[in-house]
Context: one part of a larger RNA
């Protein structure tokens, strides 16, 4: 030089305190561990593994397992013989894969070529192992403010110095000082999206004044408005006031839609963690080659005594129930999204149309008015079971979702402990997409609705950041 330290100063984070709502108590869903298994494929493991990979395990995926088959093989190409076929249909054995029989059966410019599959050979294949051989790609430290260098000065030299001291900042931001002037990576800005307004522009979108009307912007018209997508402006401590030499600080300021980073997003510096990944994909080495390749059939990944994560549902009365009634955003749709109309309690079924969609079409709940329970393991909670059944698929027994009737467990706010959250935030309300035949989705991504409370303070936990001091530690 750097690490540590229960040394010291300064500063900073949902770090603590202030609050609000959870975990840990139950029943469930999922993941891990452990057991079990013929297999319960493989990998993630403090933070930074554990609704991780996996954005969809009934076959298929699929890598495990039992069994049955195959050996230039699943492709694809070289060169070589043979052929006139191969496909394809039906028979049989078979759980199929595969195995055998019958049928069907090429073209042309014809010693040949050209297609095609057979067979030899040579190039296969492998999710086998090492992430401690690697690329690359990820987490984290941490969106913290730090990581350097070129020339010069100081030292014998390791190095230092800048980058330190004073002051300011979300910041190594900036100002001042100064043996250090500069400079590069990072910060900031430039880039998306939001908050305003002005111009272009008016369809599938609006409708304010006209008219019509079958009361539905439907029509005729209209561009003003709402939007919609294009170009622009707007914010810069730019202005006053006060402090301060400056840098910037404070102000019910002023003007503004917006004021001191306006909100949220992408972007993650030099490196740490021999951190993860050889199962995305490459790739060294090493193994395996009638098998560690590879094809089928049924089973496993879903087993269950149990322990942990991470979720959903409640325990009720700010609630349940039951009629009535209103108001989004962002998305999705042809082997699809369906309006309507009939049937069925319903899950859905028959029909019928519209849309490759600002056109048609999925489509809101909590909210708001009533009635109605009255505090009870209950009209609260809905696991578990029988029964009936719809729907997808070859196929719902191992192992699917939904619906309808019935049953009606556990649970009365959960120990020690711990977790998110500073605003349209947290809490709660319902939607959408993605994967997808279907779906074990209560996850994951997004999206909009109604919408709080609390911050004296930094003395203490946690993690960091600059200064300095100790040291037997590298």
């Nucleotide at each position: 030089u750097g690490a540590c330290g229960g040394g010291g100063g300064c500063c900073c984070g949902c770090a603590c305190a202030a609050g609000c709502g959870g975990u840990g108590g139950a029943g469930c869903a999922u993941g891990u561990g452990g057991u079990u298994u013929a297999a319960u494929u493989c990998g993630a493991u403090g933070a930074u593994a554990c609704g991780c990979g996996a954005g969809g395990a009934a076959c298929c995926u699929u890598a495990c397992c039992a069994g049955g088959g195959c050996u230039u093989a699943a492709a694809u190409g070289u060169a070589g013989a043979a052929c006139g076929a191969c496909c394809g249909a039906u028979c049989u054995g078979g759980a199929a894969a595969c195995a055998g029989a019958u049928c069907u059966u090429c073209u042309c410019u014809u010693u040949g070529a050209g297609c095609g599959g057979u067979c030899u050979a040579c190039a296969a294949g492998g999710u086998g192992c090492u992430g401690c051989a690697u690329g690359g790609u990820u987490g984290u430290c941490g969106u913290c403010a730090g990581c350097u260098c070129g020339u010069g000065c100081c030292g014998u030299g390791a190095g230092g110095u800048g980058u330190c001291g004073g002051g300011u900042u979300a910041a190594g931001u900036c100002c001042c000082u100064u043996a250090a002037c500069g400079a590069g990576c990072g910060c900031a800005a430039c880039c998306c999206c939001u908050a305003u307004c002005u111009c272009u522009a008016g369809u599938u979108g609006c409708c304010a004044g006209c008219g019509g009307u079958u009361c539905g912007g439907c029509c005729g018209g209209g561009g003003a408005c709402u939007c919609u997508a294009g170009a622009g402006a707007a914010a810069c401590u730019g202005c006053c006031c006060g402090c301060g030499u400056a840098a910037g600080c404070g102000g019910u300021g002023a003007g503004g839609a917006a004021g001191g980073u306006g909100g949220g997003g992408a972007u993650g510096a030099c490196g740490u963690c021999a951190a993860a990944u050889c199962a995305u994909c490459a790739c060294g080495g090493c193994c395996c080659u009638u098998a560690c390749g590879u094809c089928c059939u049924g089973g496993g990944c879903c087993a269950c005594a149990c322990a942990c994560g991470u979720g959903c549902u409640a325990c009720a009365a700010u609630g349940g129930u039951c009629g009535g009634u209103a108001c989004a955003g962002a998305g999705g749709g042809c082997a699809g999204c369906u309006a309507c109309c009939a049937g069925g309690u319903g899950a859905c079924u028959g029909g019928a149309u519209g849309c490759a969609a600002a056109u048609c079409u999925c489509g809101a709940a909590a909210g708001c008015c009533g009635a109605u329970c009255u505090c009870a393991g209950u009209u609260c909670g809905g696991a578990u079971u029988g029964g009936a059944g719809u729907c997808u698929g070859c196929a719902a027994c191992u192992c699917g979702a939904c619906u309808c009737c019935a049953u009606g467990a556990a649970g009365c706010u959960g120990g020690a402990a711990u977790c998110g959250c500073u605003a349209g935030u947290a809490a709660u309300c319902g939607c959408g997409c993605a994967u997808c035949a279907g779906c074990c989705a209560u996850g994951g991504c997004g999206c909009g609705g109604u919408g709080a409370a609390u911050a004296c303070g930094u003395u203490c936990c946690c993690g960091g950041g600059c200064c300095u001091u100790g040291u037997a530690c590298a």

A computed fold for a 474-nucleotide part of an RNA from an uncultured Flavobacteriales bacterium, annotated as small-subunit ribosomal RNA, 3' major domain. The coordinates come from a structure-prediction model, not an experiment, and the mean pLDDT is 80.